This is a predicted structure of a 74-nucleotide RNA (transfer RNA) from a Pseudomonadales bacterium. The sequence was found in a public genome assembly. It matches the Rfam family "tRNA". The family's RNA type in Rfam is transfer RNA. Its family is annotated with triplet codon-amino acid adaptor activity in the Gene Ontology. Taxonomically the source falls in Pseudomonadales (Bacteria, Pseudomonadati, Pseudomonadota, Gammaproteobacteria). The prediction has a mean pLDDT of 81.

């Protein structure tokens, strides 16, 4: 240089036949429970889904670019 895959919440990560408020799990805040804590248990916060541009009535989802990471080829 060339091919693929990968990037969604602080972590791991699911959604990939485009559809209307974007999610679990851990953590985190709060409240209950407790002598205090852990565990349990109710509840909240937290994302313009790497940037950009484009098709479309609508895009995480598809097309292009561009950045980041990973493996293979030369």
């Nucleotide at each position: 240089g060339c091919g693929c895959c990968c990037g969604u919440a602080g972590c791991u990560c699911a959604g990939u036949u485009g559809g209307a408020u974007a999610g679990a799990g851990c953590g985190c805040c709060u409240g209950g429970c407790u002598a205090c804590g852990a565990a349990c248990u109710a509840g909240g916060a937290g994302g313009u889904c790497g940037g950009g541009a484009g098709u479309u009535c609508g895009a995480a989802u598809c097309u292009c670019u561009c950045c980041g990471g990973g493996c293979g080829c030369g």